[in-house]
């Protein structure tokens, strides 16, 4: 210097003016502190709280699956191991397909108890032509993501593990080396027997009770119902008639008085937490330890905005360029009981390591 791997942080600063939730203080005008994200989203995993169920097992249903760590767990995270991909940094995948059923598109002769469509051999037939049957063959071709060990050499009619020889892979053992996935080395059979899909049933191992903060807990009316007591019912209890008595008028499934359940509404769970920051220590690493320090939205369908000025960043245009100068943009997004992941969106800037190529020293 070009390409390019992998990780990581920022995502507007200031000041002005009107406002807006929430605590707090104040008799009150008002003051003063706080007041979105990295993603708060998707609600896919994990938990925590919290209510109901539960001796144990088990079915049935979900999940998850290479070792070892790390956590509260966990499909998440670190280190590793095996396979593939890449010149590389680095990426991407992870039980069982020799239990057993099922699929396997298009091409192709044939997709699995292999299989003749050219080819290539052998033997008939012939009107001899490069032709037509019969039959052997998986070497070559040629279809496909995939077509039944490579390679070489005998050996055939042509060919084939038919036969050897290496390499390979398979079964079963042993030594080392690793906690282990696993990896090295030898040794005995086997001619090779095992195509791919398990996110198609399914087998083996393992976890999983059901619901969610509209969880769930407390205070609690009017009416209406429910339960207990008392008065009454025409010899009338209560109601209206402005306060009182008379009187009039309603008036019986009524009307007083306690008690329980619930509804409306109120509080409460509500944010102090596997919290944040900083600094040492252990660990390769995720993470754990210790110690100091910080208080960081908690509102109800739900504030966190909106002007203007000044500086930023980026795009375009004038200008040979610089300086300047106009015009325009400045993403995704939106707490709702809390936390730990994963995934997805996100203009733009910025930083670390490290990889190949070239050229200079």
């Nucleotide at each position: 210097a070009a390409a390019g791997c992998g990780g990581c942080u920022c995502g507007g600063g200031c000041g002005g003016u009107c406002g807006c939730g929430g605590c707090g203080c104040g008799u009150g005008a008002g003051c003063g502190c706080c007041g979105a994200g990295g993603a708060a989203a998707g609600u896919c995993c994990g938990g925590g709280c919290u209510g109901c169920a539960c001796a144990g097992g088990g079915c049935a249903g979900g999940g998850c699956g290479c070792u070892g760590g790390g956590u509260a767990a966990c499909g998440c995270c670190c280190a590793g191991c095996g396979g593939g991909g890449g010149u590389g940094a680095c990426c991407c995948c992870g039980g069982g397909a020799a239990a057993g059923c099922g699929c396997c598109a298009c091409a192709g002769a044939a997709a699995a108890c292999a299989g003749a469509c050219c080819g290539c051999c052998u033997c008939g037939c012939g009107g001899c032509a490069u032709g037509c049957g019969a039959g052997g063959u998986a070497a070559g071709g040629g279809u496909g993501a995939a077509a039944a060990g490579g390679u070489g050499g005998g050996g055939u009619a042509a060919g084939a593990g038919c036969c050897c020889a290496c390499c390979g892979c398979c079964u079963g053992c042993g030594c080392c080396g690793g906690c282990g996935a696993c990896g090295g080395c030898g040794c005995a059979g086997g001619g090779c027997a095992c195509g791919g899909c398990a996110a198609g049933c399914c087998c083996c191992g393992c976890c999983c009770g059901c619901a969610g903060c509209a969880a769930g807990g407390c205070c609690g009316a009017a009416u209406a119902g429910g339960g207990a007591g008392g008065c009454g019912c025409u010899u009338g209890a209560g109601c209206g008639u402005g306060g009182c008595c008379c009187g009039c008028g309603c008036g019986a499934u009524g009307c007083c008085u306690c008690c329980g359940g619930g509804u409306a509404g109120g509080c409460c769970g509500c944010u102090u937490g596997a919290g944040c920051c900083u600094g040492c220590c252990g660990g390769c690493a995720a993470c754990g330890g210790c110690a100091g320090g910080c208080c960081c939205a908690g509102a109800g369908g739900a504030a966190u905005g909106a002007c203007c000025g000044c500086c930023g960043c980026c795009c375009g245009c004038c200008g040979c360029a610089a300086a300047g100068g106009c015009g325009g943009g400045u993403a995704c997004a939106g707490a709702a009981c809390c936390c730990g992941g994963c995934u997805u969106a996100c203009a733009g800037a910025g930083c670390c390591g490290c990889u190949u190529u070239g050229c200079c020293g």
A computed fold for a 361-nucleotide RNA from a Zetaproteobacteria bacterium, annotated as Bacterial RNase P class A. The coordinates come from a structure-prediction model, not an experiment, and the mean pLDDT is 80. NCBI's taxonomy places the organism under Bacteria, Pseudomonadati, Pseudomonadota, Candidatius Mariprofundia. Rfam family: Bacterial RNase P class A. Rfam links the family to the GO terms ribonuclease P activity, tRNA processing and dimeric ribonuclease P complex. By type it is a ribozyme.